[in-house]
RNA sequence: ACCUUCGGGGCAGGGUGACACUUGCAAAACGCGAGUGAAUUCCCGAUCGGUGGUAUAGCCCACGAGCACUGAGUUUAUCGAAGUGCAUGAUUUGGUGAAAUUCCAAAGCCGACGGUAUAGUCCGGAUAGUAGAAGGU
Numbered sequence: 001a002c003c004u005u006c007g008g009g010g011c012a013g014g015g016u017g018a019c020a021c022u023u024g025c026a027a028a029a030c031g032c033g034a035g036u037g038a039a040u041u042c043c044c045g046a047u048c049g050g051u052g053g054u055a056u057a058g059c060c061c062a063c064g065a066g067c068a069c070u071g072a073g074u075u076u077a078u079c080g081a082a083g084u085g086c087a088u089g090a091u092u093u094g095g096u097g098a099a100a101u102u103c104c105a106a107a108g109c110c111g112a113c114g115g116u117a118u119a120g121u122c123c124g125g126a127u128a129g130u131a132g133a134a135g136g137u
Base pairs, nucleotide, nucleotide: 001137002136003135004134005133006132013044014043015042019037020036021035022034023033024032025031046121047120048111049110050063051062052061053060058109059108066086067085068084069083070082073079091107092106093105094104095103113124114123115122
């Protein structure tokens, strides 16, 4: 340098009822009543933890999944090297120790984008592929 393989986990149970359908009243309605269904998104509760570094880390440092613009290259392209800008969450206390916001104990907190009844957990981009890991030439 090239090639191959790998490369993210997770709502059990309960409550509510936007909305939909059926039906009664009504001249009619987006109105009122009844019935059935209806949120892994709301509420209670449950549950999960990518990669490199460092005393073993979701919450210490760094990186990655998003969006916009530019764009080498190529017959062309919806492909695309590379670059620029934007966005980018969360922890304390006690103990052991030479050393740990990483271990042990306890209590807490956080979670991209599009869709949909408001989503870390469902569906989708993704039969993709990043950070990176292993192996081969």
The RNA shown here (FMN riboswitch aptamer (RFN element)) has 137 nucleotides and comes from a marine eukaryotic metagenome. Model confidence (mean pLDDT): 79 of 100. Its Rfam family is "FMN riboswitch aptamer (RFN element)". Rfam's curators write: The RFN element is a highly conserved domain that is found frequently in the 5'-untranslated regions of prokaryotic mRNAs that encode for flavin mononucleotide (FMN) biosynthesis and transport proteins.